[in-house]
Context: one part of a larger RNA
RNA sequence: GCCAGGGAGUGCAUAGGAGUGGCAAGCCUAACGGCAUAGUGAAAGCGAAGGUGCGCAAGCAAUGAGGCACCGGGCAUGAAAAUGCCUAAGUCACUCUUAUUCGACCCGAAGCCAUUGUGAUCUACUCGCGGCCAGGACGAAGUCUAGUUUACACUAGAUGGAGGUCCGCAACCUAUCCUAGUAUAUCUGGUUGGGUGAGCUGCGUUUAGGGGCGAUAGACCACUCGAACAUGGCAAUAGCGGGUCCCCUCCGAAGUAUCUUUAGGAUAGCCUUGAGCGAGCUUGCACAUAAGGUAGAGCGACCGAUCUGAAGUUAUGGGUUCGAAAGGACCCAUCUUCCCGUCAAACUCCGAAUAUAUGUGCUGCGUAGACCUCAGGAGUCGGCGUUGUUGGGUAAGCUAGCAACACGAUGCUGUAAAGACAGUUUCUAAGGUUAAGGUCCCCAAAUCCUAGUUGAGUGUAUCGAAGGACGGUAUUAUCUAAGACAGUCGGGAGGUAGGCUCAGAAGCAGCCAUCCUUUAAAAAACGCGUAAUAGCGUACCGAUUAAGAUAGUAUCUGCCGAAGAUGGACGGGGCUAAGCUAGGUACCGAAACCUUAGUCCAGAGAUGGAGGUAGGAGGGCGUGCUGCACGGCUAGAAGUCGGGUCCUGAGAUCCGAUGGACCGUGCAGUAGUGAAAAUCCUGGU
Repeated sequence: GCCAGGGAGUGCAUAGGAGUGGCAAGCCUAACGGCAUAGUGAAAGCGAAGGUGCGCAAGCAAUGAGGCACCGGGCAUGAAAAUGCCUAAGUCACUCUUAUUCGACCCGAAGCCAUUGUGAUCUACUCGCGGCCAGGACGAAGUCUAGUUUACACUAGAUGGAGGUCCGCAACCUAUCCUAGUAUAUCUGGUUGGGUGAGCUGCGUUUAGGGGCGAUAGACCACUCGAACAUGGCAAUAGCGGGUCCCCUCCGAAGUAUCUUUAGGAUAGCCUUGAGCGAGCUUGCACAUAAGGUAGAGCGACCGAUCUGAAGUUAUGGGUUCGAAAGGACCCAUCUUCCCGUCAAACUCCGAAUAUAUGUGCUGCGUAGACCUCAGGAGUCGGCGUUGUUGGGUAAGCUAGCAACACGAUGCUGUAAAGACAGUUUCUAAGGUUAAGGUCCCCAAAUCCUAGUUGAGUGUAUCGAAGGACGGUAUUAUCUAAGACAGUCGGGAGGUAGGCUCAGAAGCAGCCAUCCUUUAAAAAACGCGUAAUAGCGUACCGAUUAAGAUAGUAUCUGCCGAAGAUGGACGGGGCUAAGCUAGGUACCGAAACCUUAGUCCAGAGAUGGAGGUAGGAGGGCGUGCUGCACGGCUAGAAGUCGGGUCCUGAGAUCCGAUGGACCGUGCAGUAGUGAAAAUCCUGGU
């Protein structure tokens, strides 16, 4: 893991509610007595006759049980006005349901306390009696001898054998390191350290749980220690985690507000079930009225910000300058006025649309009972996505709000795949028609029609910038057979090297001027060049050639720009349309729509409805046992295996085999009554 069996809303008491039943101004109890029959007031206390009107069902109507309103009545308060409560149906039992107390649906802590409870065979420390430390090295004090000294001392050589001394893979102890030993929390191996000492070690012994012991690590006290273990209180408590067992039918949420809180509750909101009342309700549309200060706009209407230039003033600040200083001059900024150009969530002279409130009308719903009211039962208090919008943020599949719609709790079709996107809402079966989206093949349906467009595999669902170089279409202007544009051939001159400057300056360093002449045309020169000249082109003109050329605007389509880690993605194949643009006609395509048949729910029917998590309500299936009634069975019960039939389903029933002695049906009652999960428990495998 699998299989079998076990495994979680139970019981008492009290209270609320619903249903059913008995009796009823009483009901219940063996009785005491309890509830009800009168209320009100803090209390002393005081203490309810009823009347009138409206009106549902019903009824031709009058009327009208219940119901509603007013008056009256009781009590309290008050000077009063008045206000509050009250003004005759209960009680007992059973069943269901909810709440509260208890373990209270089941399982789960870490824990706290108690016991004159058990532990020092591990380990910490003490004490008693013992044991052990190969070998080697260094060579303290003391002593002896010699020398030396007045003496104390000193020097040298021997001897001597100290030491938390040294070396040491001897034993022994320890535990620094190891990617060692296939894995392994104390093992083994290697490696490091100690190895005559605060040494190691054997046996015995002392100290006990808020206590011990501790060369101190909160270490150790039997694989347990920041308070041991055992047992008990104990089913501790858990706002937390996990689990919680058959079916069908109807309805069907919330993740919000306030308080407490902040993983939870309570009340309201939203859901459900039942009852009451009896006539209006209306979310949509139109109109009218009302309040508004958003979007926008504007600012010579305030307020604050702000661009350009000009003018003014000399009050303030700064700088420069003159002056020995006093002080003066000039400039800039502030300030005032005007001009140009701009802004604002916390600016407004203005100012919508939507939305909101009220009224009227329409629409829709409603006596088949709406709206509303009361009562029982909940769940919900982590939301999330898209679109629109408002904040924070460079941004985010980010974060905080508001509204709508989805998902949550929802299938089906499409989008390659999919939670939220598009279409549509799902009782069962069959047939047809469409939606979104599609129609070359995978893959149902057009290799459909018309006119364009792209040549980049652009593109084929989405997805790229600034910039660069092209192309198409439309259009504007100018030139053009009196010859344009481009090419080719030729000319491109003279005064003059203009004047100045300069070492030089001659068209071409720089400054000023930029004329005149000859001409078909030719700049006091557009560029290259020289030290300066020279030289080479250009503008401009002629010839030749020959038909369009040049510049701009708008728009369309491609190219480059364009970089990611296995090889690679238009879903794929592939496609020159099967791409893109505009228009058109067919067809395919869903649980949508239509038709037919059927089931169930509500309703007298006509008709309407049947997605669903949490959750509410209703109706059933099955199991054990009991009572009453009726049955089956050795001519074969239960159980088991296989097969058939029926039911929306839980399930029921029949046949055969096996088995070998009990079993069922109906109506009631009762419950240890339904398992796939709980790292569930026990057993088997």
Large-subunit ribosomal RNA, domain II from a Candidatus Martarchaeota archaeon, 685 nucleotides, folded computationally.
It matches the Rfam family "Archaeal large subunit ribosomal RNA".
NCBI's taxonomy places the organism under Archaea, Thermoproteati, Thermoproteota.
Model confidence (mean pLDDT): 81 of 100.